[in-house]
Predicted 3D model of a 550-nucleotide part of an RNA (large-subunit ribosomal RNA, domain I) from a Kiritimatiellia bacterium. The RNAcentral record of the full RNA draws on ENA. The prediction has a mean pLDDT of 84. NCBI's taxonomy places the organism under Bacteria, Pseudomonadati, Kiritimatiellota, Kiritimatiellia.

Context: one part of a larger RNA
RNA sequence: GGCGUACGGUGAAUGCCUUGGCAUCAACAGGCGAUGAAGGACGUGAUAAGCUGCGUUAAGCUUCGGGGAGCGGCAAAUACGCUUUGAUCCGGAGAUUUCCGAAUGGGGAAACCCGGUCCCGGUAAUGCGGGAUCCCUCCAGUCUGAAUCAAAUAGGGCUGGAGAGCGAUACUCAGGGAAGUGAAACAUCUCAGUACCUGAAGGAAAAGAAAGUAAAACAUGAUUCCCUCAGUAGUGGCGAGCGAAAGGGGAAGAGUCUAAACCAUGGUGCUUGCACCAUGGGGUUGCGGGACCUCAAUACGAGACCGUAAUGGAUAGCAGAAGGAUCUGGAAAGGUCCUCCAAAGAGGGUGAUAGACCCGUAAGCGAAAUCCAGAGCGGCUCCAGAGGCAUCCCAAGUAGGACGGGACACGUGAAACCCUGUCCGAAUCCAGGAGGCCCACCUCCUAAGACUAAAUACUCGUUGAUGACCGAUAGUGAACUAGUACCGUGAGGGAAAGGUGAAAAGAACCCCUGCUAGGGGAGUGAAAUAGAACCUGAAACCGUAUGCUU
Numbered sequence: 001g002g003c004g005u006a007c008g009g010u011g012a013a014u015g016c017c018u019u020g021g022c023a024u025c026a027a028c029a030g031g032c033g034a035u036g037a038a039g040g041a042c043g044u045g046a047u048a049a050g051c052u053g054c055g056u057u058a059a060g061c062u063u064c065g066g067g068g069a070g071c072g073g074c075a076a077a078u079a080c081g082c083u084u085u086g087a088u089c090c091g092g093a094g095a096u097u098u099c100c101g102a103a104u105g106g107g108g109a110a111a112c113c114c115g116g117u118c119c120c121g122g123u124a125a126u127g128c129g130g131g132a133u134c135c136c137u138c139c140a141g142u143c144u145g146a147a148u149c150a151a152a153u154a155g156g157g158c159u160g161g162a163g164a165g166c167g168a169u170a171c172u173c174a175g176g177g178a179a180g181u182g183a184a185a186c187a188u189c190u191c192a193g194u195a196c197c198u199g200a201a202g203g204a205a206a207a208g209a210a211a212g213u214a215a216a217a218c219a220u221g222a223u224u225c226c227c228u229c230a231g232u233a234g235u236g237g238c239g240a241g242c243g244a245a246a247g248g249g250g251a252a253g254a255g256u257c258u259a260a261a262c263c264a265u266g267g268u269g270c271u272u273g274c275a276c277c278a279u280g281g282g283g284u285u286g287c288g289g290g291a292c293c294u295c296a297a298u299a300c301g302a303g304a305c306c307g308u309a310a311u312g313g314a315u316a317g318c319a320g321a322a323g324g325a326u327c328u329g330g331a332a333a334g335g336u337c338c339u340c341c342a343a344a345g346a347g348g349g350u351g352a353u354a355g356a357c358c359c360g361u362a363a364g365c366g367a368a369a370u371c372c373a374g375a376g377c378g379g380c381u382c383c384a385g386a387g388g389c390a391u392c393c394c395a396a397g398u399a400g401g402a403c404g405g406g407a408c409a410c411g412u413g414a415a416a417c418c419c420u421g422u423c424c425g426a427a428u429c430c431a432g433g434a435g436g437c438c439c440a441c442c443u444c445c446u447a448a449g450a451c452u453a454a455a456u457a458c459u460c461g462u463u464g465a466u467g468a469c470c471g472a473u474a475g476u477g478a479a480c481u482a483g484u485a486c487c488g489u490g491a492g493g494g495a496a497a498g499g500u501g502a503a504a505a506g507a508a509c510c511c512c513u514g515c516u517a518g519g520g521g522a523g524u525g526a527a528a529u530a531g532a533a534c535c536u537g538a539a540a541c542c543g544u545a546u547g548c549u550u
Stems, first nucleotide, its partner, number of pairs: 001549009015535001016499002020470002022467007029459002031166002039100003042055003046078002050074002061094006070082003105114003115134007136163009171202001172200005182189001186237001212220002224251005234242002255451003258395001262281009286429001288394004292388004301382003305379004311373005317365002323338005339356002341345001347359003400424007410436001431446005486493002506534001509521004
């Protein structure tokens, strides 16, 4: 020196654990904001750096409930206090709530600077202190009011109201709208109306009561969503690809209101009997309906609106059965013996594994205050027919056409249907549109106005529950002062880091030493090779001792 063995050091794997995550289900909630939000800055404690709470009334104030013995957050300690005259704590309602921030008196390099007006305090007076108010836009009302005699308008003042910003990279609708890619290249095509930008909104949004679907017929009967039809019919440099619908089965279920004709009232214009406007009545349909004329009638009901309200629920809680002995042990919940409860043998904790020790669990009970739902009741609103039929009405730059585009599964195709940039441009029931070119017949429907719950989509969040989900290099980036430390001019990037013990009982005292570090005794403890660099403590790596060997 090598190999081995024993004992250590270093090191952190592994095992066990879980305060934290992940996912799903159910219910709730689906908004906050000029009454100043979200988010921050700065303060605030006896001592106070961080987090949390709070705001000059500053880890808090008032009140109404709950609760019942301790309390002054994480977080020890000392001091000083509070509390059965009910504290701390939990819940409801309120008060306070600096400065910045839409930020809104003006400015500004956010958390700062500088004002105007009115009122109050103070001063001899100014300076000073306190309170209120002062952005912009739109709407309504009202008072005014030019150019221009009047009237009118523009404009101005005042009063009242609304908006703004944030929020989940969520969901919805609308306006814009790519490319990488695929086509084994690439241009039509695809990716894809996707990503992304913008606008608007709601708890959902959108759609929605047929100018429908259909063609077997005595068909069907708003919309939305799911399963199917079906990777079918189609479409397609007929390449890559794209890709229905009817019908069938389910979820849910709900239907309504205007415009016009006509009537009444009021007004305006003027050519004085017409036109227009406003309000009210009327009216709402496709076996065409309505106006108009005649007859009859006021019932039975309905409601998606407003109020009230039995009751139920949310936001604190209450109560809740039944066990002892003995053995081992540091400790009993373990072993043994005897017993009990169970509408409770879910789960967690307790010095090892507890139905009967603690918290709970089952079955029950409970609200001064605020909020949600809401049977019933009241209000309000709405709703019917028959006959006649001369006349009138039935949504216009619309339907339709041409050209150019878009959208329909459908790329211009035989290309309908739908939307429309340009140019043309009808009809009013003896009417008009559609049924995939077009024509006829037949069938279905009534456009050019509007509203409409549910079934559907999503989850920043609250509560409860669950897991052949993770268990500290995993699971969120984050179990811990984490979007922290740190990096970057910035946009942005972004960590590491859990475990003594049942209980601090956290090692009095002594010794070595520098009033260190570290260690040795002593003591605590079941254990200190559990000693705070603390559970277990693998390997690499480094030693000490020793056997063999060189």